[in-house]
Context: one part of a larger RNA
């Protein structure tokens, strides 16, 4: 040097999968003062590191399962165990240093003093008693082991932003979001109409499709956004207060029993009748007995040539209640490991089932009850899709302040009719929402600069005083119980023969090995 050829260096390509993503089913949401989660330091013959365990330390003992071979990732080696059943796998125990809510005092977390201690708080129960007579706190003392930490996300409750959008920005929006707090639970809130609706009727609540981006609402700007009815999913209703009756009693209080729980208004009281089925609710019990989770068991069929190796191929066969998966020296229904069907538990756990109790009705009549600082009005705010509007209706706040059924409250201001509904007390499964976890499973997801940061010691190494940031790194071969005995050069790596393999142009810097890059040689120019 737009040449060509052999090579080195280098790692992309393509092949692969060990690890991950995103789902679906179904389970589970466990834990903790009988010390958790999480960590420290130990702990094997054996240094370090990961998993195990805990001074009974890679484990001990009981029960069941399976059968020969074990001593953990991880080899050698040395020492052992084991048909008097080891190792493994289940269950159920035991033992579990110290820290750590950490709890006898104290402390720079894994130490200390110190004696053998419940540190707080609650609850219970005792003695003794202040200001201040009485009485009642506080404070003492004992007892009980209920709280107290941890938790991914869903639930609900409270405190709550701004960037942002309005093409600026202030009401408005982002948004009652995020992000801090408090409490539960396997779900959680939420619930049996002081609802709804429209002159017809519905009949708790939850979710959902659909109503509807529709009525609305809005510096009527951006935006924001119902609801009744209609389809489905799952359905479940229930206890109390009070009147009035009885005990008790410190006697107009107040316990504790009976009564009684409703809107077609209901009880109470009075007076009649009836004792009987259904059904529901709520307690407690795990002897038997089903089911199901945690080991298991059994479990059909094929040979030969071809090759280094057959499961392809070629011939000729044969099983399926088994043509899932996966492994085997190359693609295997029939070779393993399994899969269908079938069977199975000493031990522990759920479920599901079973057993008892209590709970009636009518009519008359008009004495008494039917949830009080409560509904209401108002002051000021807030939530409902509704920004104070004509603003109903919810909750809190100031002031105020009824009724009791011939009442009361709602139908979007309010007033009448008319209608529906019975507030100021309680509980209540299902259908709903999530995955820190566990199991079967899928995948027009990744395939090592991809996939989780994280196929390897990964939250490591490393950086930062700290909050915190945060990597690279996979593949000899079917087989290393074939990792190269031996010679030759040598200070060592290397390297050349030999030897092993199918292959070493597979050689440990190892499968494939592109290009930049670098070197020989060979043409070609000077």
């Nucleotide at each position: 040097c737009u040449u060509u050829u052999a090579g080195g260096u280098g790692a992309a390509u393509a092949c692969c999968u060990a690890a991950g993503g995103a789902c679906u089913c179904a389970a589970a949401g466990a834990c903790g003062a009988u010390g958790a989660a999480g960590g420290g330091c130990g702990u094997u013959u054996a240094a370090a590191c990961c998993u195990g365990c805990g001074a009974a330390a890679a484990u001990c003992u009981u029960u069941g399962g399976u059968u020969a071979a074990u001593u953990g990732g991880a080899a050698a080696a040395a020492a052992a165990u084991a048909a008097a059943a080891a190792u493994c796998c289940a269950a159920a125990g035991g033992u579990u240093c110290c820290c750590g809510a950490a709890u006898a005092g104290a402390u720079u977390a894994a130490u200390c003093u110190a004696a053998a201690a419940a540190a707080c708080u609650a609850u219970u129960g005792g003695a003794a008693u202040a200001a201040u007579u009485c009485a009642u706190a506080a404070a003492c003392c004992a007892a009980u082991a209920a709280g107290a930490g941890a938790u991914a996300a869903c639930u609900c409750a409270g405190u709550a932003a701004a960037c942002u959008g309005a093409a600026a920005c202030a009401u408005c929006u982002u948004a009652g979001u995020a992000a801090c707090u408090g409490a539960a639970g396997g779900a959680a809130a939420a619930a049996a109409a002081a609802g709804c609706a429209a002159a017809c009727g519905c009949g708790a609540u939850u979710u959902u499709c659909u109503u509807a981006g529709u009525a609305g609402u809005g510096g009527c700007g951006a935006a924001c956004g119902a609801a009744a009815a209609g389809g489905a999913a799952a359905a479940a209703g229930u206890c109390u207060a009070a009147a009035c009756u009885g005990a008790u009693g410190u006697a107009u209080a107040a316990u504790c029993a009976g009564g009684g729980u409703c809107g077609g208004g209901g009880g109470a009281a009075a007076a009649c009748a009836a004792u009987u089925u259904a059904u529901u609710u709520u307690u407690u019990u795990u002897a038997u007995c089903u089911u199901u989770u945690u080991a298991a068991u059994c479990g059909a069929a094929a040979c030969a040539g071809c090759u280094g190796a057959a499961a392809c191929c070629u011939g000729u066969a044969c099983c399926a209640a088994a043509g899932a998966u996966g492994g085997u020296g190359a693609a295997a229904g029939u070779c393993c490991c399994g899969u269908a069907a079938a069977u199975u538990a000493a031990a522990a756990a759920a479920a599901a089932a079973a057993a008892a109790a209590a709970a009636u009705g009518u009519u008359u009549a008009a004495u008494c009850c039917c949830a009080a600082g409560u509904a209401g009005c108002u002051u000021g705010g807030u939530a409902u899709a509704c920004g104070u509007g004509a603003a109903a209706u919810u909750c809190c706040u100031u002031g105020u302040g009824a009724a009791u059924c011939a009442a009361c409250g709602a139908g979007g201001a309010c007033c009448a009719c008319c209608u529906c509904g019975u507030a100021a007390g309680a509980c209540u499964a299902a259908a709903u929402a999530c995955u820190c976890u566990u199991g079967a499973g899928u995948c027009a997801c990744u395939g090592a600069u991809a996939g989780u940061g994280a196929a390897a010691u990964a939250g490591u190494a490393c950086c930062g005083c700290g909050a915190g940031g945060g990597a690279a790194a996979g593949g000899u071969g079917a087989a290393a119980g074939a990792g190269a005995a031996c010679c030759c050069c040598u200070g060592u790596a290397a390297g050349g023969g030999a030897g092993u393999g199918a292959a070493a142009a597979a050689g440990a810097a190892c499968a494939u090995g592109a290009a930049a890059c670098c070197u020989a040689a060979a043409g070609c120019u000077u």